[in-house]
This is a predicted structure of a 91-nucleotide RNA (c-di-GMP-I riboswitch aptamer).
RNA sequence: ACUGAUCAAAGGUAAACCCGGUGAAAGCCGGCGUCACAAAACUAUAGGGUCUAAAUCUCUGGAGACAGGGACAAGACAGCCAGUUGCCGUU
Numbered sequence: 001a002c003u004g005a006u007c008a009a010a011g012g013u014a015a016a017c018c019c020g021g022u023g024a025a026a027g028c029c030g031g032c033g034u035c036a037c038a039a040a041a042c043u044a045u046a047g048g049g050u051c052u053a054a055a056u057c058u059c060u061g062g063a064g065a066c067a068g069g070g071a072c073a074a075g076a077c078a079g080c081c082a083g084u085u086g087c088c089g090u091u
Base pairs, nucleotide, nucleotide: 004088012037013036018031019030020029021028022027035079041084042083043082047081048080049077050076051075056071057070058069059068060067061066
């Protein structure tokens, strides 16, 4: 410098379920747990994608209060792709 095919060592992360907290929700935080992960580290206004829809807009019903449908991210997801950095080992 390149690469992530394989083996080893040292360590790391922690899906689902369940419990507590938080939030309108998606989700997030803590505990438990161990499905898995070589980037399951970092990046979410300035690449794509996905989830949610409180507020807002709109439609319908209703005298109204309100109820129901639709649109919408400024809310989220990095364990979807992507970008950036990088341990150990091999060549």
Its Rfam family is "c-di-GMP-I riboswitch aptamer". About the family: GEMM was predicted in a large-scale screen for bacterial structured RNA regulatory elements. Of the family's consensus pairs, 95% are formed in the model. The sequence was found by an Rfam model in a public genome assembly. The coordinates come from a structure-prediction model, not an experiment, and the mean pLDDT is 79.